[in-house]
RNA sequence: ACGUAUUGCUAGGGGUCUGCUUUUAUAAUUUUGGAGGCGGUGAGAAACACCCUUUGAACCUGAUGCGGGUCAUGCCGCCGUAGGGAAUGCAUUUUAAGUAUGCA
Numbered sequence: 001a002c003g004u005a006u007u008g009c010u011a012g013g014g015g016u017c018u019g020c021u022u023u024u025a026u027a028a029u030u031u032u033g034g035a036g037g038c039g040g041u042g043a044g045a046a047a048c049a050c051c052c053u054u055u056g057a058a059c060c061u062g063a064u065g066c067g068g069g070u071c072a073u074g075c076c077g078c079c080g081u082a083g084g085g086a087a088u089g090c091a092u093u094u095u096a097a098g099u100a101u102g103c104a
Stems, first nucleotide, its partner, number of pairs: 001099002007091003010087001011053004016047001017040009059084003065078004
């Protein structure tokens, strides 16, 4: 200097993996897919629930990536002051948070 978190409403964006097991279809006879149940991580693993909307790591690409770890898995970290990515929305409360710059 900009600016208002929270809450509510509307609009928009996004992800849905992995292990075991039951059942069913198929097949190279125990392979692959659909539906159900129980576990792992997580805000969320099809719930009108959760998260995110430019102050944008919600999420996608890079990626059949790299290192660690696990029964297994984007489980953890790097990658990432890399590239993309959806509201300068309205109302209320607060004037805190936050962002940028300068000085010490």